[in-house]
Source information: The part of an RNA shown here (small-subunit ribosomal RNA, central domain) has 346 nucleotides and comes from an uncultured bacterium. The prediction has a mean pLDDT of 88.
Context: one part of a larger RNA
């Protein structure tokens, strides 16, 4: 390269739109590019194969045929792809009608802890551990009580709940805003599925300014422990944590399982919608759970929400280590992050 493969063995891009390619429903006529067949011209020779013949054999060599799997013309074929002109409705998308959810994005508003300030009550301890001890406290802590202030986060409800492409979303409510699903089949009439490049989002953490600062909290600082203890326990505490704006671009970005259609046995719970009915049940369409047939599968286990049977389209892996390293590039203020080897060794 090909074949194999990609939950766990090396492999699914974090996740989306979406250009170019690929690949793509039913039916009717044309056309004849793909394709099929028939024929012609060419594909030098030697080489190689197959026969026969010549050196006393081989080797050698000579004659014949055969290959030369391609090309390029001409003459038909029309299933299948293409191309072109129509039709169709089931894919796909609109409309109408109803629901649905911690989907976003701004504003408002709330109540509990938490800390802090002031005033009261009171007095000797408090706080902390496996014990302590740093550390707070007669300048009146700790408890209790009222009042204010500030910031973050929203107990219970709460669940194998439910929303989103993923990151991710949780107190109430008010704007504006995506988006599912059902139901109806009214409209369009393949508009489609994937997606190299590329452009959007993309947890924490940090970067950069400007605010904010309870609470926890890297680093640090001090008190235990210990042989030591740069940790694990304690008392303090800065950056961060939190909000505008702007960068960064990684993650066990995991369901370690890429998107899409279609088919493949049966119980059982949930979540949303619409039926049916005799109100005991019961049907359908979507989406989440659980146990399995069939089959897969090295087994774990997967199992209509597939890892099962097929079809398209992308990414990806090819033995450990060297190495996500050098080195060049391209990108970022910088930490770095993308793309990525080899030598050499087993």
């Nucleotide at each position: 390269u090909u074949g194999g493969g990609u939950u766990u063995a090396a492999a699914g891009g974090g996740u989306g739109c979406g250009u170019a390619g690929g690949c793509g429903g039913a039916u009717u006529g044309a056309u004849a590019a793909g394709u099929c067949a028939g024929u012609g011209g060419u594909g030098a020779a030697a080489u190689u194969c197959u026969a026969c013949a010549g050196c006393u054999u081989a080797a050698c060599u000579g004659u014949a045929g055969a290959c030369u799997u391609g090309c390029c013309g001409u003459u038909g074929a029309u299933a299948c792809u293409g191309u072109u002109a129509g039709u169709c409705u089931u894919g796909a998308g609109u409309g109408u009608g109803g629901u649905c959810a911690a989907g976003g994005c701004a504003g408002g508003c709330g109540g509990a802890a938490u800390g802090u300030g002031u005033a009261a009550u009171g007095u000797a301890g408090c706080g902390g551990u496996g014990a302590a001890a740093u550390g707070c406290u007669u300048a009146g802590a700790u408890a209790u009580u009222a009042c204010a202030c500030a910031g973050a986060a929203c107990a219970c409800c709460g669940a194998u709940u439910g929303c989103g492409a993923a990151g991710g979303c949780a107190g109430c409510u008010u704007g504006c805003u995506g988006g599912g699903u059902c139901a109806u089949u009214a409209c369009u009439g393949a508009c489609g599925c994937u997606g190299a490049u590329g452009c959007a989002c993309g947890a924490a953490a940090g970067c950069g300014u400007g605010g904010g600062g309870a609470u926890c909290a890297a680093a640090c600082a001090g008190g235990a422990u210990u042989a030591g203890a740069u940790a694990c326990c304690c008392u303090g505490g800065u950056a961060g944590u939190c909000c505008g704006c702007a960068c960064a671009g990684u993650a066990a970005a995991c369901u370690a399982u890429g998107g899409a259609u279609a088919c493949u046995c049966u119980c059982u719970g949930c979540c949303g919608g619409c039926g049916a009915u005799a109100u005991a049940u019961u049907g359908u369409c979507g989406g989440u759970g659980g146990c399995c047939a069939a089959g897969c599968g090295a087994a774990a286990g997967c199992g209509u929400u597939a890892a099962g049977u097929a079809u398209c389209c992308c990414a990806c892996c090819u033995g450990g280590g060297g190495a996500g390293u050098a080195c060049g590039u391209u990108c970022g203020c910088a930490g770095g992050a993308a793309u990525g080897a080899a030598a050499c060794u087993c």